[in-house]
Predicted 3D model of a 71-nucleotide RNA (transfer RNA) from a Candidatus Levyibacteriota bacterium.

């Protein structure tokens, strides 16, 4: 320099053009004499910008970060 891939919660991840879900972590409450553990409940997220669309996490383009291949 060229090509390809990935980007969703603190972390690991599912998802699909129409309300974004799970586990774990964290907060609160309960069980326990306490801890641990278990149960209930809650907070928290689509890498940035533009475009298409009634509507974009999803489709398109341009960036950014990381990974792979080639030179």
């Nucleotide at each position: 320099c060229g090509g390809g891939g990935u980007g969703u919660a603190g972390u690991u991840u599912a998802g699909u053009g129409g309300u974004a879900g799970a586990a774990u972590a964290c907060g609160c409450g309960g069980c326990u004499g306490g801890g641990g553990g278990c149960c209930g409940u809650g907070u928290g997220g689509u890498u940035g910008g533009a475009g298409u669309u009634c509507g974009a996490u999803u489709c398109u383009c341009c960036g950014c970060a990381c990974c792979c291949c080639g030179a």
Rfam family: tRNA. It is annotated as a transfer RNA. Its mean pLDDT, the model's own confidence on a scale to 100, is 80.